[in-house]
Predicted 3D model of a 344-nucleotide part of an RNA (small-subunit ribosomal RNA, central domain) from a metagenome. The RNAcentral record of the full RNA draws on SILVA.
Context: one part of a larger RNA
């Protein structure tokens, strides 16, 4: 490099949009770029091959001969490709009419519980553990009762239920908006698929500025437990968790399984949705079983890891390493890129 690979053995980029780039439905002309046939030049000598010859052989040398990817020129083919022209709907978009949805963005609301605060009853213990003790409390605490005040999250509904490209969405409610399905087949007529590099988008944690700060709760303090206990348990407790606004850009970002489109027995829930003969079809999603095939099994099986096609991204024995060193980003913390030497 080839070859074979990527659910679990090393390998599918965290998602997505997309330029260049690869690929690219049907039919019909034209061309003759590519392809391909024949003829023909060239392909230097030397070397390599095959005859033959000189040195006593061999090496080594001489003679001659085939052969030669390749490029170039003439003539021809015309099915596939390409590339001009016409045309076609199944690919893809569009209208039309229905429909589900925690999709995103912004504003407002309610209710239930914690916690605090002012006020009544009220009296000695709350609280908390395997047990404890630290902590609260006669300055009046837990209990309850009215009244306020903050924040934060939405029980029930609720579901291998929806929605979203992925990260992820969950009280109502009104505004703005993206997509998705289905039904008609009216409309364009190939308008497609992928996509390096780009660009957007990316959970926690975390920083940068300001604000908020009810519960939780890293550092952090005491209490236990323990030989010890820088832990697990307990009582407190900041940072952060919560808002804008900027940045990080990473995760077992996981179905550990790219993305598209065909194509291959079935049975059985469920979610939108059409049909009609009302319990059967179709169509798009979301699960269980399972045929063929397919795997090392495990297991996958029309949501394929089956059969194929296009294109991306990725692997190449362990450590050393996701580490140095250099690049670029970044306020930093750090990311991205990503080796050797040695040694097994």
């Nucleotide at each position: 490099c080839u070859g074979g690979g990527u659910a679990u053995a090393a390998a599918g980029g965290g998602u997505g949009c997309g330029c260049a780039g690869g690929c690219g439905g049907g039919u019909c002309u034209g061309u003759g770029c590519g392809u391909c046939a024949a003829g023909g030049g060239u392909u230097a000598a030397a070397g390599a091959c095959c005859c033959c010859g000189g040195c006593u052989u061999a090496a080594c040398c001489g003679g001659g001969g085939a052969a030669g990817u390749g490029c170039c020129c003439u003539u021809g083919a015309a099915a596939c490709g390409g590339c001009g022209g016409a045309u076609c709907u199944u690919g893809a978009g569009u209208g039309u009419g229905a429909g589900a949805g925690a999709g995103g963005a912004a504003g407002g609301u309610a209710g239930a519980a914690u916690u605090c605060c002012u006020g009544g009853u009220g009296u000695a213990g709350u609280a908390g553990u395997g047990a404890a003790a630290u902590a609260c409390g006669u300055a009046g605490a837990u209990a309850u009762c009215a009244g306020g005040a903050g924040g934060a999250a939405u029980a029930c509904c609720a579901g291998u239920g929806g929605c979203g490209a992925a990260g992820g969405c969950g009280g109502c409610c009104u505004u703005c908006u993206g997509g998705c399905u289905c039904a008609u087949u009216a409309c364009u007529g190939a308008c497609g698929c992928u996509c390096a590099u780009g660009c957007a988008c990316g959970a926690a944690a975390g920083c940068g500025u300001g604000g908020g700060g009810a519960g939780c709760a890293a550092a952090c303090a005491g209490g236990a437990u323990u030989a010890g206990a820088u832990a697990c348990c307990c009582u407190g407790g900041u940072a952060g968790u919560c808002c804008a606004c900027g940045c990080c850009c990473u995760a077992a970002a996981c179905g550990a399984u790219g993305u598209a489109u065909g194509c291959u027995u079935g049975g059985u829930g469920u979610u939108a949705g059409a049909g009609c003969u009302u319990g059967c079809u179709c169509u798009a999603g979301u699960g269980c079983c399972g045929u063929a095939g397919g795997a090392a099994a495990u297991c996958c099986g029309u949501u394929a890891a089956g059969c194929a096609u296009a294109c991306c991204a990725c692997c190449u024995g362990g450590g050393g390493a996701g580490u140095a060193c250099g690049a670029c980003c970044g306020c930093a913390g750090g990311g991205u890129u990503g080796a050797a030497a040695c040694u097994c």